[in-house]
RNA sequence: UCCGGACAUCAAGAGUAGGGCUGACGCCCUCACCAACCUGCCGACCCGGCAAGGUGGUGUCCCAAAAGGGAGAUGUGGCCAAGGACGGCAACUAAGGGGUCCAAC
Numbered sequence: 001u002c003c004g005g006a007c008a009u010c011a012a013g014a015g016u017a018g019g020g021c022u023g024a025c026g027c028c029c030u031c032a033c034c035a036a037c038c039u040g041c042c043g044a045c046c047c048g049g050c051a052a053g054g055u056g057g058u059g060u061c062c063c064a065a066a067a068g069g070g071a072g073a074u075g076u077g078g079c080c081a082a083g084g085a086c087g088g089c090a091a092c093u094a095a096g097g098g099g100u101c102c103a104a105c
Stems, first nucleotide, its partner, number of pairs: 006076005015031001017030005032058003037054003040050003043101005060071004078089003
């Protein structure tokens, strides 16, 4: 990098922006915005929260009367080191609420 599998989501939200590549589909970069999927943080756990690190998005499509189904998409962190095992590093000035617990007094 490609193929396959599992799980979750596709409600809502947010660009007629600038630039580059391509015959086209589309992809990439910058800026802005949206969004808690992963990591991290809010003493621990659960709920909840924080756009900080990593992704992603800023137009999903088709079938069905509906329930729902299918396709497709996205996520299931990043960097460094190493032959592998074992390891190392960064993550805000934001959040800081409820319940239970732990610790200290």